Record summary:
A computed fold for a 517-nucleotide part of an RNA from an uncultured bacterium, annotated as small-subunit ribosomal RNA, 5' domain. RNAcentral holds the full RNA, with entries from ENA, Greengenes and SILVA.

Context: one part of a larger RNA
RNA sequence: GAUGAACGCUGGCGGCGUGCUUAACACAUGCUUUUCGAACGAGAGAUCCGGACGGAAGUUUUCGGACGGAAGAGCGGAUUUCGAGUGGCGGACGGGUGAGUAACGCGUGGGGAACCUGCCUCAUACAGGGGGAUACCAGCCGGAAACGGCUGUUAAAACCGCAUAAGACCACAGAGCCGCAUGGCUCAGGGGUAAAAACUCCGGUGGUAUGAGAUGGACCCGCGUUCGAUUAGCCAGUUGGCGGGGUAACGGCCCACCAAAGCGACGAUCGAUAGCCGAUCUGAGAGGAUGACCGGCCACAUUGGGACUGAGACACGGCCCAAACUCCUACGGGAGGCAGCAGUGGGGAAUAUUGCACAAUGGAGGGAACUCUGAUGCAGCGACGCCGCGUGAGUGAAGAAGUAUUUCGGUAUGUAAAGCUCUAUCAGCAGGGAAGAAGAUGACGGUACCUAAAUAAGAAGCCCCGGCUAACUACGUGCCAGCAGCCGCGGUAAUACGUAGGGGGCAAGCGUUAUCC
Repeated sequence: GAUGAACGCUGGCGGCGUGCUUAACACAUGCUUUUCGAACGAGAGAUCCGGACGGAAGUUUUCGGACGGAAGAGCGGAUUUCGAGUGGCGGACGGGUGAGUAACGCGUGGGGAACCUGCCUCAUACAGGGGGAUACCAGCCGGAAACGGCUGUUAAAACCGCAUAAGACCACAGAGCCGCAUGGCUCAGGGGUAAAAACUCCGGUGGUAUGAGAUGGACCCGCGUUCGAUUAGCCAGUUGGCGGGGUAACGGCCCACCAAAGCGACGAUCGAUAGCCGAUCUGAGAGGAUGACCGGCCACAUUGGGACUGAGACACGGCCCAAACUCCUACGGGAGGCAGCAGUGGGGAAUAUUGCACAAUGGAGGGAACUCUGAUGCAGCGACGCCGCGUGAGUGAAGAAGUAUUUCGGUAUGUAAAGCUCUAUCAGCAGGGAAGAAGAUGACGGUACCUAAAUAAGAAGCCCCGGCUAACUACGUGCCAGCAGCCGCGGUAAUACGUAGGGGGCAAGCGUUAUCC
C1' cells in the first nucleotide's frame, strides 16, 4: 500500500459499487419457459342475426273461441373469449456453481487432401396424385393415489406409400491437370437411389431439393501452464501395420489378424494441490502474490451409469436404471432434487428482501396485436469499499466561572464559552416537478431537481503521547496490578501501569486481528 474481510468503540447525509471466501450440506413455500387459432378437429361461455317452435300480459266474444304476440328452451350462421388435446418453434439460449480436472482443460500461434451447422441472406429447380390411423372426447373396466387398459368416433402443415429429379448422393468406367502418401481438382458418359404442405384477413406467410454465404460448433498440431525422487521404472489396446465397423468427421475410437513395439533423470509413472485466462494487488522495475465482482473458455447439476428426441444435449427446472436421503400410502405402490431468484435450518469470525416491474435493454413464440421472461431494470438491508458534503461563519479579554496545576505570585484550558451580528449546504417542512419513450405505454417515483419560509437548531468520535514516532504533567500503585510491534517499563518521587488535566494524529470513522506484495 491492498482486501468479497472479521472484531472492539463510535456513527449525520448522498452518489457509485459491492455482499456465504465455510457445508458441490439438507431444504418448507412461492416464482424462474413458454408461445402460436394465419397448421388442426371437437367442446364450453358471451354477444348478435335468421327462420321454424313456444305461447304470458292485454283486447274481444254468440263463452265454443278469436286476435295478440312477451319470456323461454332448442336449430342454423357470424364475431369473440376460455382452458385441455394433436401439431410447429423454443425448453442445448439466458441464469448458477467451481466439486472434478495438471488435461490439447486453458492461453497463444497455426492446420484442412478428415467435418457438421436450425433460424438468417442470396441463387437455381420444384410442389402432381392418393391412403390409413390417432390424441382430445364418449362408454366400460382396474387402482387409495400416481396413472393405466379395452371399445367407439374424428382432423391436420401429424403419419405412410406412388409419381417426378435440373442439381445432389451411390457404384461403374474414360480424358486432362496437379500433389506431401492414402490421392485431389476439372470435364464428358450411361445406370441406380432419395422430396414436398399448405394456410390466408389476398397484403402476405410458409413447404421440398441443391449450391453459396454468414453465424455457431466439432477435430488435429507446435509452444507454454504448481509441488514432491523420502515416487524410478511405467504400459498390454499397450506402440505400429493391414482390413473392417462406427462417427458429421480423422483416429485403437472399437474389432479380427500380424509385428513387438511405445514412454522415461530434458523427470515417465505415482502421490499431493488446483478450474484456466483477460486481469487484480504490490513493486522504480524485474518480479512476487491472487484469479471475489466484470468479460472469454472449460467442467458440473443429489451420487454413478445410459441412451432417446433433435440442426444442436448424452440435456440444472426432460426420460430410463441403480444408490443414498426425504415425503405420501388403503402397504399393493407412488412422488422429489434451489451449485436459478427470494427464503429456512445447519456450519461459521462472517455475508442481504419469501420486494416492484416488464417502462427500458435483450431473449422465446407470433404476420401482428401481444404473451412469457427472479435475464434484466429498479427498490430494500449492511460505514463492506471508494468518492463527495455537513456537524456552522464573523466578532468577542472582565482573559468570566469551572477544572487541572502551582514556587500560592501565577500558569494552562482559552476567542474557547457566554454575549452580539450573520448564513442555511445537509436533514426536516411546504409548493412545483422531469429526462430516461421515436407515436400510446414509466416499475423506479411525487424520485432526481427547482423554489419559498423558519430555526444554530438535529449531526464527533477513535487511537496515541519512553525511543523507533508527532505529542507531558499531577495523583494512585509499589517486580503488585498491569503494559508491550521491537527495544523494554513496574521493587515509594513511573513522561512506559491506572485515572485526570493538557497535547498529538486521523476523522464518520478510528483502532485491532488475519492475509498478500